Background
Predicted 3D model of a 462-nucleotide part of an RNA (small-subunit ribosomal RNA, 3' major domain) from an uncultured bacterium. Its mean pLDDT, the model's own confidence on a scale to 100, is 85. The full RNA is in RNAcentral, with records from ENA.

Context: one part of a larger RNA
RNA sequence: UGACGGGGGCCCGCACAAGCGGUGGAGUAUGUUGUUUAAUUCGAAGCAACGCGAAGAACCUUACCAAGCCUUGACAUGCCGGACAAAGCUAUAGAAGUAUAGUGGAGGAUGAAGGACACAGGUGGUGCAUGGUUGUCGUCAGCUCGUGUCGUGAGAUGUUGGGUUAAGUCCCGCAACGAGCGCAACCCUUGUCUUCUGUUACCAUCAUUUAGUUGGGGACUCAGGAGAGACUGCCGGUGAUAAACCGGAGGAAGGUGGGGAUGAGGUCAAAUCAUCAUGCCCUUUAUGGCUUGGGCUACAAACGUACUACAAUGGCGUAUACAAAGAGCUGCUAGCAGGCGACUGUAAGCGAAUCUCAUAAAGUACGUCUCAGUUCGGAUUGAAGUCUGCAACUCGACUUCAUGAAGUUGGAAUCGCUAGUAAUCGCGAAUCAGCAUGUCGCGGUGAAUACGUUCUCGGGCC
Numbered sequence: 001u002g003a004c005g006g007g008g009g010c011c012c013g014c015a016c017a018a019g020c021g022g023u024g025g026a027g028u029a030u031g032u033u034g035u036u037u038a039a040u041u042c043g044a045a046g047c048a049a050c051g052c053g054a055a056g057a058a059c060c061u062u063a064c065c066a067a068g069c070c071u072u073g074a075c076a077u078g079c080c081g082g083a084c085a086a087a088g089c090u091a092u093a094g095a096a097g098u099a100u101a102g103u104g105g106a107g108g109a110u111g112a113a114g115g116a117c118a119c120a121g122g123u124g125g126u127g128c129a130u131g132g133u134u135g136u137c138g139u140c141a142g143c144u145c146g147u148g149u150c151g152u153g154a155g156a157u158g159u160u161g162g163g164u165u166a167a168g169u170c171c172c173g174c175a176a177c178g179a180g181c182g183c184a185a186c187c188c189u190u191g192u193c194u195u196c197u198g199u200u201a202c203c204a205u206c207a208u209u210u211a212g213u214u215g216g217g218g219a220c221u222c223a224g225g226a227g228a229g230a231c232u233g234c235c236g237g238u239g240a241u242a243a244a245c246c247g248g249a250g251g252a253a254g255g256u257g258g259g260g261a262u263g264a265g266g267u268c269a270a271a272u273c274a275u276c277a278u279g280c281c282c283u284u285u286a287u288g289g290c291u292u293g294g295g296c297u298a299c300a301a302a303c304g305u306a307c308u309a310c311a312a313u314g315g316c317g318u319a320u321a322c323a324a325a326g327a328g329c330u331g332c333u334a335g336c337a338g339g340c341g342a343c344u345g346u347a348a349g350c351g352a353a354u355c356u357c358a359u360a361a362a363g364u365a366c367g368u369c370u371c372a373g374u375u376c377g378g379a380u381u382g383a384a385g386u387c388u389g390c391a392a393c394u395c396g397a398c399u400u401c402a403u404g405a406a407g408u409u410g411g412a413a414u415c416g417c418u419a420g421u422a423a424u425c426g427c428g429a430a431u432c433a434g435c436a437u438g439u440c441g442c443g444g445u446g447a448a449u450a451c452g453u454u455c456u457c458g459g460g461c462c
Stems, first nucleotide, its partner, number of pairs: 008462006015453002019417005026308008034299002042053002064294007073119001077118002079115002088103006121283002124281003130277002132272003135268001137266001142181006148157003161172003187260004192228007202217002206215002231254001234248005310410001314369007326357003331350002335346004376407001381402007423445007
C1' cells in the first nucleotide's frame, strides 16, 4: 500500500422479508459422472461445467474402433518428364476405395501419367510458452495521470469531509489545481402528435359485389421519409440562499418514460493449441491419407436441466371470435380429387404489404362425464402404414387400430420473478434431405406482494 476479520459506521441488490409459481417424488427427453466396450472420439468442472462447444452423430459429419488398402502422398511450391494421349463411358473382380481390359478422341507448355528429392500432412502434446476470442466479479462505480505540496522513504494528497444521486452524479468546503478511461448523453427500438407520399396497404361518404370485389376516395388504419415533444422547464414546500428531495399542474409520456446495444483499470497462471493463428516438442510406409462396416445412441446406479401429468379453474364433442413476428424457387404450395389419417395425385399463384406456409391457441356458446386410478394420465408393447433419403437392423420422424405402466401435488433442501412482469396460451425462425420437450424470437390472456433492512448471500465507501 493492499487483502482479510465470527471489528465498527454508512449504503445498495429478488440478498432477505411479503407474495406467486416451480425443482427435489412419477414417466419421458436431454446433458454429465460412473460402469461397460474393439471403440463407446475430444473438450467444458463451485457460483462462472452438466438441453455447454453441437443452429440439429443413420452414411457423410467423425476426430474413435475393426478390417482392407496408399506412401512425394487427398492438398502447396520447386526440378525432370510429351503423343506412349487425360476426364468420361462400358465390362470383369471386389464390401468399397481401387485394380485390369476395352471404348472414346475435346483441349493445349498456363505442364497429364510417371520419377528422384526438398517437402507436404498431423482434430498429436503443451491454454502453465503465446496471439486472438470469451466467461466472471459487474453495467458494480470505480481505475488512473500531469504539475504542485507533504513525508528520509515506501507513499500520501487530489479521489477524504458535509449534503445529494442510479452513478467519483452534482453542490459546498478543503494544499491542492487540472486532466484521462469509465457514469451519463450521442445509437437502435417502443409510447403521442404534425407533415409529405399513397401501391401490393386502407374504406368514412357515393354507387356496386359472394368477397375492398369493382368504379371511386386521400379522410381513417398502416407503411417509411422529415419534424415536434420531456428540460426538474413551471408552481408550492423542505434544504445551507446550493446541489437536490417531496407534492402538484399541464401533458400521450415526469423526473434515467419502458426495452436493447454499449462492459473502465484489473481479478481467477479462469476457458479455448479441436474455429483460427502460432513458439517449442513429438510423428513421417505413420500419430499422415483412402474406403467399408461398427461406435459416438451401450446401462446395476447417481446428479443437473427440461417436457408431460397426477385432473372438474378439468377431460371429451360440436359451433364460433380475435394476433404479432417471420420464411419461401433444389422453395412456399392454394384449389380440386383419393385416403379414417400421416400423406398422395393433379395443378393455379408467388423471388412476395399482391401468392403461399396459415384453421392461432388459451377464449366464448351449448352438450356430456360426476370424483373413480376414471371418458384423468399417457409410458410401454403388438399389428398395419406414410415420408425423407443410395440406405431407417444397429439408429429417424410421423399416422391409424389395439395395449393402457408409474403417477392422487412430492422429505431434508432449493430456484425464478417487482408489471404488461410472474403464471399461462399458442405462432414463427435458424440449423436442416429427414429429425426439436432444446435454442432464439413473436404476440394473446394477465395476477399477488414489497411493513421494512434485525438476520442469510454478494457488492461499494470510510